[in-house]
RNA sequence: GCCGGAGUGGCGGAAUUGGUAGACGCGCACGACUCAAAAUCGUGUAUCGAAAGAUGUGGGAGUUCGAUUCUCCCCUCCGGCA
Numbered sequence: 001g002c003c004g005g006a007g008u009g010g011c012g013g014a015a016u017u018g019g020u021a022g023a024c025g026c027g028c029a030c031g032a033c034u035c036a037a038a039a040u041c042g043u044g045u046a047u048c049g050a051a052a053g054a055u056g057u058g059g060g061a062g063u064u065c066g067a068u069u070c071u072c073c074c075c076u077c078c079g080g081c082a
Stems, first nucleotide, its partner, number of pairs: 001081007010026003019065001027045006046055003058074005
């Protein structure tokens, strides 16, 4: 240099012939249980905001009524070829 793959909450990881993003697990916080703890169970856990609401899928642009998903450029990582 060329080809291919990947990037989603604190972490892993779902959701795609474009239609409610974050299921599920781990971790964490609070509570229950206990004399106390562990285990177990319950609730909560992206950002801004008092709320209503708005924003958020690596960054930017495009297509579309609508984009995590399609197109283009860029960044990072992995693999192959030279």
A computed fold for an 82-nucleotide RNA from an uncultured bacterium, annotated as transfer RNA. Rfam family: tRNA. By type it is a transfer RNA. The sequence was found in a public genome assembly. The prediction has a mean pLDDT of 80.